[in-house]
This is a predicted structure of a 406-nucleotide RNA (Bacterial RNase P class A) from a Terriglobales bacterium.
């Protein structure tokens, strides 16, 4: 230097003109005196993911007497935090490299993750394969017996075998020595394994000793068991103020009219009218008669609920940035400084100049010069922490390989 790979960080820089939007201060203007609107000045104006809206909280509102069931979700073990399915750190477990042994193994680095229980039960294991679980003989492979044949060996038969070929993600402990007809934990040693005991750790766990030749695939991101958590909506939450217009309540109109009687001076009682309904008559768009009920508006004040608007919720917050201290780290605490977007159909923007990088054309012996193209993902919308997925391009550190110099 090149490839792979883990981690952490920037996300183009400065000027200028034009305007958008918050805020703030100053000066007209208009006005029904509440305010509307404007013009200059300074100041503030997206990300590292704002995104997905996956998971944790803060905040609101509703609901909640206990307890079980259902459901959903975590799931080594210690910490951190407001929480948390996130982060620290360790464990053990796996991949890749190396060292080391005769091999199994162990030892060192470096990456990886949802890592309770497979001796409660159920269920599933495609393809290939002789067998996918009460194991199992397809190829070999051993001796025995029959026939053949001078042997070798060849085929039959009943058997042993699990070593060694095949099958497969997986095939009932690994290696090696000895044994054996071949074999085979049958023996042995050594690794794993289970038990039971002590040692060290806060625990996960380890690490020794002594027993046991070995229990008996996997799969719980399948049901399921075991143990722990858990009300549902979300800023379109939610509170305030509140128009025009239809709606509701009150009260004014309205003692609604005429006649008469009574009367406690508030009204009542007949009767007519009046208007409604319903009978029966008669008619040309209506009218009469019986019966019944006792009521009706416009307008005009005020009360109350909602919509339109408008205000608040809104951005000082588990806040940022620096120091120091605790702690392996996450991250806690003390001390100084700073305030950094808040619209609401919905700002945050266009262009032009100069550098910066990429890729290219041309000049030049170089150095450099002229010229073109390009410069990602994306974009706040209650607001926090945290996963995740997009990302041009560029800068710092760690690990392994290789290749070159010294």
């Nucleotide at each position: 230097c090149a490839g792979c790979u883990g981690g952490a960080c920037c996300g183009g820089a400065c000027g200028g003109u034009c305007g958008c939007u918050c805020g703030u201060g100053u000066c007209g203007u208009c006005u029904u005196c509440g305010g509307a609107g404007g013009g200059c000045g300074c100041g503030g104006g997206a990300g590292g993911a704002a995104a997905g809206u996956c998971c944790g909280a803060a905040c609101u509102c509703c609901a909640c007497a206990g307890a079980g069931c259902a459901g959903u979700g975590u799931g080594c073990c210690g910490g951190a935090u407001a929480a948390c399915g996130u982060c620290c750190g360790g464990g053990a477990g796996g991949g890749c490299g190396g060292g080391u042994u005769c091999a199994a193994g162990c030892c060192c680095g470096u990456c990886c993750g949802a890592c309770g229980g497979a001796a409660a039960g159920u269920g599933c294991c495609a393809c290939a394969g002789a067998a996918a679980a009460c194991a199992u003989a397809c190829c070999g492979c051993c001796g025995c017996g029959g026939u053949g044949g001078c042997a070798a060996c060849a085929u039959c038969g009943a058997g042993g075998u699990a070593a060694g070929g095949g099958u497969g993600a997986a095939a009932a402990g690994g290696u090696g020595c000895g044994g054996u007809a071949a074999g085979a934990g049958c023996g042995c040693a050594c690794c794993g394994c289970u038990g039971u005991c002590g040692c060290a750790g806060u625990a996960a766990u380890g690490c020794g000793a002594c027993a046991g030749g070995c229990a008996g695939g996997g799969c719980a991101a399948a049901c399921c068991c075991c143990a722990c958590a858990c009300g549902g909506a979300g800023c379109a939450a939610g509170a305030c103020c509140a128009a025009a217009u239809a709606g509701g309540g009150a009260g004014g109109g309205a003692g609604a009219c005429u006649c008469g009687g009574g009367u406690u001076c508030g009204c009542c009682c007949g009767a007519g009218g009046c208007a409604c309904g319903u009978g029966c008559c008669g008619g040309c768009u209506c009218g009469g008669c019986g019966c019944g009920u006792g009521a009706c508006a416009a307008c005009c004040u005020c009360c109350g609920g909602g919509u339109a608007g408008g205000u608040c919720g809104c951005u000082u917050g588990a806040g940022c940035c620096g120091c120091g201290c605790a702690g392996u780290a996450a991250u806690g605490c003390g001390c100084g400084g700073c305030c950094c977007a808040g619209a609401g159909g919905a700002a945050u923007g266009a262009c032009c100049g100069u550098c910066c990088u990429a890729c290219u054309g041309g000049a030049g012996c170089a150095a450099u010069c002229c010229g073109g193209u390009g410069g990602a993902c994306a974009g706040a919308a209650u607001u926090c922490g945290g996963c995740u997925u997009a990302c041009a391009g560029g800068u710092c550190c760690g690990g392994c390989u290789g290749c070159c110099a010294c």
Its Rfam family is "Bacterial RNase P class A". About the family: Ribonuclease P (RNase P) is a ubiquitous endoribonuclease, found in archaea, bacteria and eukarya as well as chloroplasts and mitochondria. It is annotated as a ribozyme. Taxonomically the source falls in Terriglobales (Bacteria, Pseudomonadati, Acidobacteriota, Terriglobia). A source record names the gene rnpB.